This is a predicted structure of a 672-nucleotide part of an RNA (large-subunit ribosomal RNA, domain II) from Kappaphycus alvarezii.

[in-house]
Context: one part of a larger RNA
């Protein structure tokens, strides 16, 4: 891992609520006693028939009250006993799971330490103290050579360890193996025999080690410990949630109510929608009339500089400001205004509708994402947090390549019918290389911003222009004048105030370059040559740049598209879904006409096994069981008929009882 078995809501009490059945203003008996495969007795006792009130008490009423007021509970509907089911409590109580705690007990044969009593360390080195012998001293000390043989001394086998690498890692081996390595007369090592036991013991101290088990062994037992937590709970059909609100030593539990559900009883032209009328109220917008906030100007207290003064006091002020007036503005906790929608009521007629209440059973109380309206964050998140609407959850199918939440669209079942919808129509690939006018040249399409730029359509103004314009050549571009001041100089050009007049075709008291300053080159303005459009700005489509990333083109799903397969506009037509429609059939609900029938928690209502009772059937002319099959059936869970095989029991229908359903629990067991 597949296959086969097995494998989870039970019993008992008590109590509710349905069904059903006995009895009824009453119902039933417990224990026990007798009998005894059926039952009888038993009337203790429950539960009802009254209730209010602490409580005396009163009583269809009663408490509160001073009340005959007002309110609270009650009266005005019958129970009560068996049975079956739905639930509740108490029990292991739907099954499997803890680490855990308590008790007894059993281990020092591993292994810690002790205690007794044995054993073991090749060889080599090195040379303590002592002793001698010489030499030295007054005597010593003290040197020298010799003998000598100390030592948690040295090298190194046995033995004892485990330093480094690799092997091994379903190993040879639940710790090894081979390489290198430490220790090796000593706090050494090893045999036997003995001793300390679980909150104890041992520990040269690591929480290490007490039998591959140790921050409290092992085994048995209390025990089915407890688990608000994971996992798992087995056959089918109808209906079908919710992830809020309050509260919780409460936050991933739970109890009320909102949603679901089932069955019964009650209710109103009841409710919902669409119109009409009435209403309540402070959001968006708005405004500045309160409160604040904030720019400028004015005007104008107090300060602040300045002058001026002995002192009072005055003058001044492009400084700084309250209040006041103007303009012009901002505000979730501003508001003189003020919606649109929702909300509340109400009324007729139209569409729908039983959606409402009470009693059973629940799940559920992590909820996501989009769009709108907001807080919070950085007008960051696939962030959080609240309103609302959808969808997912609980929803298949088509489209977006793929893609719970995004379009369209809500799957009863069948069909080799037909129109749609989103969204498409060149090829993968079902449908237009359809049509009609434009654009785009950037493969833009088919990322991405300030910003940049004679890209390129389209559009209305403005100026100038055959009394000749734009641009280009030729040619002029002067004089008072070196204006005035300032300066060393200042001559059109450092700078400061001024910026006039004259001669013309036109020329500035100069726009720019350039000098020490003049010269000097240009401009502006004017003429002539040429002969038609030009010149600055705006608005709109589409593109350009701006634009660097990480395995691999990889920012059109892909080929591959250019008057298009791109776009914009408008048009016909086809594809295209489980939408719709057609034909067929089936189930709920309904008198019908009709309408329903996606589904997850959960409610309801069938099917099947096993056994057993009754009345019958079937069966050696073949029962169950097994293999097979194009058959049935109120859909399904199933049934049943026939062939073959079996070789002896079986089963309709009513009932009754349960050890009644399995792909899943890292599920138990067995096979492979």
């Nucleotide at each position: 891992g597949u296959c086969g078995g097995c494998g989870a809501g039970u019993c008992a009490a008590u109590u509710u609520c349905a069904g059903c059945g006995g009895c009824a203003a009453g119902g039933u008996u417990a224990a026990g006693c007798c009998a005894u495969u059926a039952g009888g007795u038993g009337u203790a006792g429950c539960c009802g028939a009254a209730g209010c009130g602490a409580a005396a008490g009163c009583g269809a009423g009663u408490c509160c009250g001073a009340a005959u007021a007002g309110g609270g509970c009650g009266c005005g509907a019958a129970g009560u006993c068996g049975u079956u089911g739905g639930g509740a409590u108490u029990g292991g109580a739907c099954c499997c799971g803890a680490a855990g705690c308590c008790u007894g007990u059993c281990g020092a044969u591993c292994u810690a330490c002790c205690c007794a009593u044995g054993g073991g360390c090749a060889g080599g080195g090195u040379g303590a103290a002592g002793c001698g012998a010489g030499g030295g001293u007054a005597a010593a000390a003290c040197c020298u050579c010799g003998u000598g043989g100390a030592g948690g001394c040295c090298c190194g086998a046995a033995c004892c360890c485990a330093u480094u690498g690799a092997u091994g890692u379903u190993g040879a081996a639940a710790a090894a193996u081979c390489u290198u390595g430490g220790g090796a007369u000593g706090a050494c090592u090893u045999g036997u025999g003995g001793g300390u036991a679980g909150g104890g013991g041992u520990g040269a101290a690591a929480g290490g080690c007490c039998a591959a088990u140790c921050a409290a062994g092992g085994c048995a037992g209390g025990u089915g410990a407890u688990a608000g937590c994971u996992g798992g709970u087995u056959c089918u059909c109808c209906c079908g949630a919710a992830a809020a609100a309050u509260a919780u030593u409460u936050a991933g539990g739970u109890a009320u109510u909102g949603c679901c559900u089932c069955g019964a009883g009650g209710a109103a032209u009841u409710c919902a929608g669409u119109g009409g009328c009435g209403g309540a109220g402070g959001u968006a917008g708005a405004g500045c009339a309160c409160u604040g906030a904030a720019u400028g100007g004015g005007c104008u207290a107090g300060g602040g500089c300045g002058c001026c003064u002995a002192c009072c006091a005055g003058c001044g002020u492009a400084c700084c400001a309250a209040a006041c007036c103007c303009a012009a503005u901002c505000a979730a906790a501003c508001u003189c205004c003020g919606a649109a929608u929702g909300c509340c009521g109400u009324c007729a007629a139209c569409u729908g509708u039983u959606a409402c209440c009470u009693c059973g059973g629940a799940g559920g109380c992590a909820g996501a994402c989009u769009g709108c309206g907001g807080g919070u964050g950085a007008u960051a998140a696939g962030g959080u947090c609240c309103g609302u609407a959808g969808u997912c959850g609980a929803g298949a199918g088509g489209g977006a390549a793929a893609c719970a939440a995004c379009c369209c669209a809500g799957a009863c079942c069948g069909a080799c019918a037909g129109c749609u919808a989103a969204g498409g129509u060149c090829c993968c690939a079902a449908a237009a290389u359809c049509c009609u006018a434009g654009c785009u040249a950037a493969g833009u399409g088919g990322a991405a911003a300030a910003g940049g730029a004679u890209g390129u359509g389209g559009g209305g103004g403005c100026a100038c222009a055959u009394a000749a314009a734009c641009a280009a050549c030729u040619g002029g571009g002067a004089g008072g004048u070196u204006g005035g001041c300032u300066u060393a100089g200042a001559a059109g050009c450092a700078g400061c105030a001024a910026u006039c007049c004259u001669u013309u075709a036109a020329a500035g008291a100069a726009a720019g370059c350039g000098u020490a300053a003049u010269a000097g080159c240009u401009c502006a303005c004017c003429a002539g040559u040429c002969g038609a459009g030009u010149g600055a700005a705006c608005c709109c489509g589409c593109g350009c740049c701006g634009a660097a990333a990480a395995u691999u083109u990889a920012a059109c799903g892909g080929g591959g598209c250019u008057c298009a397969a791109g776009u914009u506009a408008g048009g016909u037509a086809c594809c295209g879904a489980a939408g719709c429609u057609u034909c067929g059939g089936a189930c709920u609900c309904g008198a019908a006409a009709g309408a329903g029938u996606g589904g997850u928690a959960g409610g309801g209502a069938g099917c099947u096994c096993u056994g057993c009772a009754g009345c019958g059937a079937c069966u050696g002319c073949g029962a169950a069981g097994g293999c097979g099959u194009a058959c049935c059936g109120g859909c399904a869970a199933g049934g049943a008929a026939c062939g073959c095989u079996g070789g002896a029991g079986u089963u309709u229908c009513u009932g009754c009882a349960g050890g009644u359903g399995a792909u899943u629990a890292u599920g138990c067991c067995g096979a492979c």

The full RNA is in RNAcentral, with records from SILVA. It matches the Rfam family "Bacterial large subunit ribosomal RNA". Its family is annotated with structural constituent of ribosome and ribosome in the Gene Ontology.